[in-house]
The prediction has a mean pLDDT of 87. Large-subunit ribosomal RNA, domain VI from a Dehalococcoidia bacterium, 272 nucleotides, folded computationally.
Context: one part of a larger RNA
RNA sequence: CGUAGGAGGCUUGAGGGAUUCUCUCCCUAGUACGAGAGGACCGGGAGGGACAGACCUGUGGUGUGCCAGUUGUUCCGCCAGGAGCACAGCUGGGUAGCCAUGUCUGGUGUCGAUAACCGCUGAAGGCAUCUAAGCGGGAAGCGCUCCCCAAGAUUAGGCCUCCCAUCCCUGGCCUAGCCAGGGAGUAAGACUGCAGAGAGACUAUCUGCUUGAUAGGCCGGGUGUGUAAGUGGGGUAACCCAUUGAGCUUACCGGUACUAAUCGGUCGAGGG
Numbered sequence: 001c002g003u004a005g006g007a008g009g010c011u012u013g014a015g016g017g018a019u020u021c022u023c024u025c026c027c028u029a030g031u032a033c034g035a036g037a038g039g040a041c042c043g044g045g046a047g048g049g050a051c052a053g054a055c056c057u058g059u060g061g062u063g064u065g066c067c068a069g070u071u072g073u074u075c076c077g078c079c080a081g082g083a084g085c086a087c088a089g090c091u092g093g094g095u096a097g098c099c100a101u102g103u104c105u106g107g108u109g110u111c112g113a114u115a116a117c118c119g120c121u122g123a124a125g126g127c128a129u130c131u132a133a134g135c136g137g138g139a140a141g142c143g144c145u146c147c148c149c150a151a152g153a154u155u156a157g158g159c160c161u162c163c164c165a166u167c168c169c170u171g172g173c174c175u176a177g178c179c180a181g182g183g184a185g186u187a188a189g190a191c192u193g194c195a196g197a198g199a200g201a202c203u204a205u206c207u208g209c210u211u212g213a214u215a216g217g218c219c220g221g222g223u224g225u226g227u228a229a230g231u232g233g234g235g236u237a238a239c240c241c242a243u244u245g246a247g248c249u250u251a252c253c254g255g256u257a258c259u260a261a262u263c264g265g266u267c268g269a270g271g272g
Base pairs, nucleotide, nucleotide: 001152005163006162007161008160009159010158011157015149016148017147021049022048023047024046025045026044027043033038051106052105053104054103055102059100060099061098062097066093067092068091069090070089071086072085073084074083075082076081109144111143112142117137118136119135120134164272166184167183168182169181170180171179172178173177189267190266191265192264193209194208195207196206197205214260215259216258217256218255219254220253221252224248225247230243231242232241233240234239
């Protein structure tokens, strides 16, 4: 820009893409078959491998603004208690998120048309013949089924809902007006701006913008770490015990307008 008014949702699917894998064991059955050795078709069931998709409840990994321990050194006047630096100083754990080695799911079918091939009926050609007319069976392959994208599919689709007869100018005419063109302010709605994350390189998308829980703060909870500091007691001391599952606690859950989303601006139909 188009999709013959302007919008907001939900969709159909022309077309395109992805997938299509495979093994072992059990039953049928030690049956059919076979002298025996051996050993099925058909049908049913169970368990794997690789690959793919999704996810984080559990198992684990990471987790550089969480907790604890600890070495050296500097500083806070000293003790005690801390802070900085040393790869995050090192070590032991660890929330959310992300992830696999973890969990779940997937590869289906009395489906359709077929290939080689196997047939039925059957002439030309009194017979025969699967073929010439006609009718069946038949593959991990083809199509459909399942999953994803998809109406610029210009053949531009469909459904639901919302908004609508304003004003001005120019030209023409069949002149209270109509038609064509242009402009203005608006409607539904959209954009811009701002707070952000289930999103993300940017953009986009999504959640919100005081008629508000969008982010931060605060409160409560959860989770993690593992019994803080101070004080009291015990011990010559290192240290131990009590207060005490204490103190601290990021991204998690819920609540609460305390702070910031203020106030606004720009577009956007004219009866199809």
The source organism's lineage runs through Bacteria, Bacillati, Chloroflexota and Dehalococcoidia.
The RNAcentral record of the full RNA draws on ENA.